[in-house]
Context: one part of a larger RNA
Parts: sequence; structure tokens; C1' cells
RNA sequence: UAUGCUUGUCUCAAAGAUGAAGCCAUGCAAGUGUAAGUACACACGGCCGGUACAGUGAAACUGCGAAUGGCUCAUUAAACCAGUUAUGGUUCCUUUGAUCGCUCCAUCAGUUACUUGGAUAACUGUGGUAAUUCUAGAGCUAAUACAUGCCGACGAGCGCGGACCUACCGGGAUGCGUGCAUUUAUCAGACCAAGACCAAUCCGGGCUCGCCCGGCCGCUUUGGUGACUCUAGAUAACCUCGGGCCGAUCGCACGUCCCCGUGACGGCGACGAUACAUUCGGAUGUCUGCCCUAUCAACGUUCGAUGGUACUUUCUGUGCCUACCAUGGUGACCACGGGUAACGGGGAAUCAGGGUUCGAUUCCGGAGAGGGAGCCUGAGAAACCGCUACCACAGCCAAGGAAGGCAGCAGGCGCGCAAAUUACCCACUCCUGACUCGGGGAGGUAGUGACGAAAAAUAACAAUACAGGACUCUUUCGAGGCCCUGUAAUUGGAAUGAGUACACUUUAAAUCCUUUAACGAGGAUCCAUUGGAGGGCAAGUCUGGUGCCAGUAGCCGCGGUAAUUCCAGCUCCAAUAGCGUAUAUU
Repeated sequence: UAUGCUUGUCUCAAAGAUGAAGCCAUGCAAGUGUAAGUACACACGGCCGGUACAGUGAAACUGCGAAUGGCUCAUUAAACCAGUUAUGGUUCCUUUGAUCGCUCCAUCAGUUACUUGGAUAACUGUGGUAAUUCUAGAGCUAAUACAUGCCGACGAGCGCGGACCUACCGGGAUGCGUGCAUUUAUCAGACCAAGACCAAUCCGGGCUCGCCCGGCCGCUUUGGUGACUCUAGAUAACCUCGGGCCGAUCGCACGUCCCCGUGACGGCGACGAUACAUUCGGAUGUCUGCCCUAUCAACGUUCGAUGGUACUUUCUGUGCCUACCAUGGUGACCACGGGUAACGGGGAAUCAGGGUUCGAUUCCGGAGAGGGAGCCUGAGAAACCGCUACCACAGCCAAGGAAGGCAGCAGGCGCGCAAAUUACCCACUCCUGACUCGGGGAGGUAGUGACGAAAAAUAACAAUACAGGACUCUUUCGAGGCCCUGUAAUUGGAAUGAGUACACUUUAAAUCCUUUAACGAGGAUCCAUUGGAGGGCAAGUCUGGUGCCAGUAGCCGCGGUAAUUCCAGCUCCAAUAGCGUAUAUU
């Protein structure tokens, strides 16, 4: 694990893994709305009007999610995985923190910056097809959809350049470039020691007054690591039209100032935005570690095998790929090959110590969605309740076509020794969304459930009778209750739940449990079973039947007419709401 017999209570509770990662009817399992993107559905509904818009709100556009979760274990043997380190070799929706006047601008051919452009859905109406979550034509109308695009700050500063003006000391117009992100190249980023040369200034000495020798001063170096071609800085440029950012968005509350206007200045949020950090992670590496097998001893390298140089590709490192070179790499310390009824680990069973066996299964990691392959969208998928082919299956059709993927939850067939309801609910735990509000077969709750585990009824007491034992009295026979034990188809009242059940409680609503009125125990019921009784091994040399037959028996054995072993009756033993049997394992 399965199965046989049995089963009163109560609490937990596994459950189509094992053959067939076989096939699936039906239903559901992923959707979502705030004050705050878009409302002209009379779909409702409030009145008070000058009426753009009160409010609720289906549908639809837009945004986000659907890469999580759940299921399964087919593959897979240095692969996955575990521990350990690394990313100075990378990406990251979201969260949080910082940032969002650091930059001008020509370009005129007419003039928006108090706000630009053109569509489209829902809607209306006309339709097509046997058929689908199929859609065509016509007519409208929105944006934080798709596009376009200023003003402002704004004057400078800095680097080139150098027309001209000059008393040769200087001054300097027009012009070009200048933010962050991208791409490329260059510079600085110093610190051991010494000498020489050039120019200018200063000091001392010598002197042939021409010079010569010796000496002094000199300002300044962003940050970090064990380590950068790191981070900051500078220079020259680049900047893709399939254009990188620098807000033409929404809600609430309205106020202050004046030069009273089409004025100026304002608060709190929502959403959005590049690059930086952070968080949630992800992705690649490093080191060590795995079962059986030699009836597998050599393996790999032309088609990358091992290394070097360079390119391509990639988010990055790398023979990952390509070109050109070199000839290397692994192996009895078991390579390479084969097997596995092999996903790995945390763990489980058994155990003195040491071991042996198991681990499909709720936690972590991996892989997969009938088999292979390819791809779109997206921050994230080589996604399958996404798409496209092929193969294998398979349901519809008017025969032209059209649609599919339960190893999600239920459920069905098949397979088998072998496994539950087409139930209720989002109340709990959490997840997700534009969200306090919706959704969730994630999950919870019931149903089935002797997988397994915990607790624990099936009677207790007394009197009487009988039997026995100590004790006291007694020479014995006997007697005694202040004693005890057992047996009774004797008697007695007490106690109680199993069950039935008003009511509370429980719960999303119920059920169950726990509470609890009222019923509810006398032997024939409210009756405990399963295996055994020769030995191992606790318990019969009792009775009847059978007669080497029927049967039993794990093993030894029993049975041939007096069976301790078979079939029964009685009695007894063991465990007990459980106990046998088979198998695997220790």
C1' cells in the first nucleotide's frame, strides 16, 4: 500500500502518485472603477435657471493584470539540486528616495500658447453566412488613446575664433559651440633618485667691469575599492525622421494683490516623465558533493574538440558564433558508453554506536502543459484557459467551411490490487485590479473517508445467599462482624451517556463539537470483535464427528478408528473498537 471480518462516541486527518505525461461530454477556475483619463445610452433621475458639464451609470475607448497561483513528475546522472562564493561581466514593471527655470531661438512665405490636429469605438441604421467570442458598407462623437508643438526662466558665464583699434602695454565686434541620456576618440588623474638645458626675477662671491661661479623661491592636484578601462572632471565631435527627456492631463478648496484687466500670484492631492539610487527579484558564473554497471577501455576533434587574436550576436562574461592561427583536452583517482520500476533537496522508517531502505506527495529549487518546432505582445513568456505550422488524436456541418487541448476544480471513460461531491462561500488567510467597494474551484466550509494518529463507553455500588482467606474467641464441634476476595438467570435503588430533541451557541449561511429543557437500561437488552489453545508462543490430553479422506500447517509437523493440531460444541488465552492476510522495507 491493497484486501478480509468487525465497528458505539469524540478530536485531528491523507486521499487517481504507482500500469495510461492515456483520452475527455458539461459547468466553472482572470479579471478590473476612484473625488481624481474618456459619458450626449431618456438606461435612470434632481430641478431653477443665463443653462458647456449636477448625480447614478450599462456599453465602449484607454490603463493595469492575466509570466502569479494551482496541477503533475514525462524528461533529466556533474545535468537539475544542496551548501558556498562572484557579477569590478548584467537586466529589473512595481515600491521608496532624490530629479523634473542647469538647455534658448533662427527660418521667416503669414500670426494658437488661456491650449493645436485628424481619426475611431460604443451608438444609429443597411447587411452577409448552416455555423464561431465571424464581421462588411454607411452616418456621428471623446481622450492621460494617436499625433503636433510654443511661451517663459534668459542675462550671462565658459571654450574657440579673431575683423578692427593701439601709445605695441593691451582692448576686442559679427560669428561658432555649450544641459542630462546616446556613440566615438583624446587628456589629466602625479607622488623613488639624480643630472642637464632654456627664460625671467632675487641673494652671495670673484673680477680682467666684459662676464664667470654658487645658491634661493615657485602656487595647484574630486571621491572610492584589496584591486577599474570605476565615479566625478576636461577637450573634439556624434545624436538615427522606425526621431530619447525637458507635463497642451484630472480632482478638491478657493483666496490674496493691484495699474480693475481676456490682469498678476497662489494650496493640497491624482496621473505621467528621462537618467540615478533603492526594493522585489531574475540571469549567468566559482568551489565541493550523486545510484547500478567493464558481458562498456579508451573517448572527443573534417560538421568546435582544447587554447590564442579579432569580429558578429547577446542584457552582459564565454568557442556562444564566424575568420585566422596553434595541437591541444578527458581517462583504472573509472573517462566515454549503457541502465534506472531516477526530478533534486529539506525530510521519512528502522535503529546501542556504525549503518540500511524510502522521499510522486502540502516547504525550497527545477522541468512540462498531447508530441516536436517557431513566434507576437510585454518590464517579464520561447506563455499554452496566447498565436502559427507539422505529426498523432478527436467533436460540428446545409460538405462550401469552422472549431480543439482538464499533468486547474468537480465529473466521465479507460486502466488496473489500487484512490472522494458535476456541493456552498469569498466571512478567514492572502493575491490581483483604475480599487476601502469588484474578482479569485488560490483558499476556506461542508460531503465521501477504519490511509493514519490522539482521547475513550459497553457498566458501578450495596444487601442477601454460597465458596474461600486471614483475624478474634474456642480443647474440638463451631461462633463472630470493627475485615476482605470471588461467584450468583436473587434483590435493591442510585449514576450515566449512545440515541431522539424544544432552545441557545457555532457559522458567510448551516452542519459538527461544546452548552441544554423533555424522553432515553435490567440480562431475552442499548448483547465486541478478530485470531488462536502440540512446540516456537499465552491458553484444553474435555465431548461429538471424520478416519493419510476431508482438511490443517509461516517452520517442525498433525490426520491410516481413543486426533492436545482437521470439522463442530463447551471452556480457556491474546490484543481490543479493532484484529487477521498478502506484499515491499528495516

This is a predicted structure of a 586-nucleotide part of an RNA (small-subunit ribosomal RNA, 5' domain) from Triturus cristatus.
NCBI's taxonomy places the organism under Eukaryota, Gnathostomata, Batrachia, Salamandridae, Triturus.